A computed fold for a 350-nucleotide part of an RNA from an uncultured bacterium, annotated as small-subunit ribosomal RNA, central domain.
Context: one part of a larger RNA
RNA sequence: CUGGGUGUAAAGGGCGUGCAGCCGGGUCUGCAAGUCAGAUGUGAAAUCCAUGGGCUCAACCCAUGAACUGCAUUUGAAACUGUAGAUCUUGAGUGUCGGGGGGGCAAUCGGAAUUCCUAGUGUAGCGGUGAAAUGCGUAGAUAUUAGGAGGAACACCAGUGGCGAAGGCGGAUUGCUGGACGAUAACUGACGGUGAGGCGCGAAAGUGUGGGGAGCAAACAGGAUUAGAUACCCCGGUAGUCUUGGCCGUAAACGAUGGAUACUAGGUGUAGGAGGUAUCGACCCCUUCUGUGCCGGAGUUAACGCAAUAAGUAUCCCGCCUGGGGAGUACGGCCGCAAGGCUGAAACUC
Repeated sequence: CUGGGUGUAAAGGGCGUGCAGCCGGGUCUGCAAGUCAGAUGUGAAAUCCAUGGGCUCAACCCAUGAACUGCAUUUGAAACUGUAGAUCUUGAGUGUCGGGGGGGCAAUCGGAAUUCCUAGUGUAGCGGUGAAAUGCGUAGAUAUUAGGAGGAACACCAGUGGCGAAGGCGGAUUGCUGGACGAUAACUGACGGUGAGGCGCGAAAGUGUGGGGAGCAAACAGGAUUAGAUACCCCGGUAGUCUUGGCCGUAAACGAUGGAUACUAGGUGUAGGAGGUAUCGACCCCUUCUGUGCCGGAGUUAACGCAAUAAGUAUCCCGCCUGGGGAGUACGGCCGCAAGGCUGAAACUC
């Protein structure tokens, strides 16, 4: 390299968007680049192969043939690919109508709770643990009542429920805004799929600026435990957690399962629509579309399992793997304020 693979053995890029590239629906017509057929020329000799022959055989040598699967020119074919033109609607998109949703951003508002402050009542404890102690409290704590301040998070609803490409998203209202779904079949007429690079998004922690700081809490300090205890438990407590506008760009970023399309038994639940029967209406019931679960047959798998949301049967495109360690290290390059990230070896060793 080919091949074979990629849920768990090595291996799916964290996710999207999209240039190039690769691939691409039905019908008709032209062309003939690919493709196919014929002819001509060429494809040196030797070699290889076949037959025959010569050295006693063989190796070796000689002759003839075939072959040299190629290239060029030319004539033709038009199914397929390509290309040019025309056309179509089922792929894709748009329109109209409809309901549903923790989708995103911003603003405003709300109640419960914790903490703190002020005032009242009240008196000796409170707190904490396996048991304690540190700690708080006669300068009046804990408890309780009233008032106030402030920050953060939104109980019940709540659900193998919903939305989002992923990360993720949960009090209420309003404004702006994205996507999906159902019905319809009016419009465009292949406008599609994937996507190396590129660009954007990207939990937590971390970083630099200005705010904020209730609770929690790395570090740190104290009390315990213990042989020790740089821990687990307890009392405190600073970064941080929140916010502003930047950076970082990583995660078991997981369904450890890339995207798209088509096809292939059933059963049962759930969410959102649409239609039908019936009805005053609704529920129930039936059909259907989309999503999301469970079980299960064929098939598949090393097994576990997967099984229409495939890990089944096929096609197209991309990423990645190629024994363990050394090592996601070194060196170089690119990025970053830094931390570090991306790319990524070898010697040696088993």